The RNA shown here (c-di-GMP-I-GGC riboswitch aptamer) has 132 nucleotides.
It matches the Rfam family "c-di-GMP-I-GGC riboswitch aptamer". Rfam links the family to the GO term cyclic-di-GMP binding.
The sequence was found by an Rfam model in a public genome assembly.

[in-house]
C1' cells in the first nucleotide's frame, strides 16, 4: 500500500412483526438475523419506485388511465470518530396554478421540486489484521 485469514476484537441488520411519519414509493425508532470488509457517507452518471401537487383524456360524481421528479446558495438547534447529515429560516433557479396588466416583455400570490447507496458505477470518509 494492495489484500482480507475456517484469525481476535467490534459493527452493520434483509424478509417479518409492533409503534409513529408520509399521499405514495419509501423513511424513523423497537423486536428479529437473510446478508455484508465498507450493508459508513454523497442521489454526481446510469438504473429503477413512486405521483400528493400539475398536464392530458374519460366519467353526472366519488374517481380512473396516461404523462410527468432539477436543483442550487447562505444561515443553522442538534448528531457523528471522520466522511458527512441536518428540523427551521431566507434567497435564487426549474415545472405549474390563480389573480392582474400589456402592442410585447411582466407583476403579485400559491403549489410542486420526492424514494432506492441492501441496484451497478464514480466519489468522499474509516476501525482491525496475517499470510503474499
Nucleotide at each position: 500500500g494492495u489484500c482480507g485469514a475456517a484469525a481476535a476484537a467490534g459493527g452493520c441488520a434483509a424478509a417479518c412483526c409492533c409503534c409513529g411519519c408520509g399521499a405514495a414509493a419509501g423513511c424513523g425508532g423497537g423486536g428479529g438475523a437473510c446478508g455484508c470488509a465498507a450493508a459508513g457517507c454523497c442521489a454526481c452518471g446510469g438504473a429503477g419506485c413512486u405521483a400528493a401537487a400539475g398536464a392530458u383524456a374519460g366519467g353526472g360524481g366519488g374517481c380512473u388511465a396516461u404523462c410527468a421528479a432539477a436543483c442550487c446558495g447562505a444561515c443553522g438547534a442538534g448528531c457523528g470518530a471522520a466522511a458527512g447529515c441536518g428540523a427551521g429560516u431566507c434567497g435564487g433557479g426549474u415545472u405549474c396554478c390563480g389573480a392582474u396588466g400589456u402592442a410585447g416583455u411582466g407583476u403579485c400570490g400559491g403549489a410542486a421540486u420526492g424514494c432506492u447507496g441492501g441496484c451497478c458505477g464514480g466519489g468522499c470518509u474509516g476501525c482491525c489484521g496475517a499470510a503474499g